[in-house]
RNA sequence: GGACACCGCGCGGGAGAGACCUGCAGUCAGAAGCCUCUGGACGCAGGCGCCGAAGGAGCAACUCCUCCCCGGAACCUCUCAGGCACCCCGACCGCGCGGAGGAG
Numbered sequence: 001g002g003a004c005a006c007c008g009c010g011c012g013g014g015a016g017a018g019a020c021c022u023g024c025a026g027u028c029a030g031a032a033g034c035c036u037c038u039g040g041a042c043g044c045a046g047g048c049g050c051c052g053a054a055g056g057a058g059c060a061a062c063u064c065c066u067c068c069c070c071g072g073a074a075c076c077u078c079u080c081a082g083g084c085a086c087c088c089c090g091a092c093c094g095c096g097c098g099g100a101g102g103a104g
Base pairs, nucleotide, nucleotide: 004101006099007098008097009096010095011094012093013092018048020047021046022045023044024043026042027041028040029038030037031036049084050083051082055080056078057077058076062072063071
């Protein structure tokens, strides 16, 4: 002095799939006029359909090793969880800062 890669934080980008159906008067709203009605919005529960890129699980190219076993291993698969207007979330990518390394 420092490529490169790792971890953390911040900012930005970031797809897919029903604004589905039914019910509940819990909150709001409206009406009515006394604690009633209306599923309009939110919330909750159930049902069917679907998505896949938080997480999870499985197989596995490959990797590690003399070999085998063990270990690591996907945006592949499964959909447990999560999600299916918007918002939030979101693997991954870019930039910046910090940390611990460090090729030449």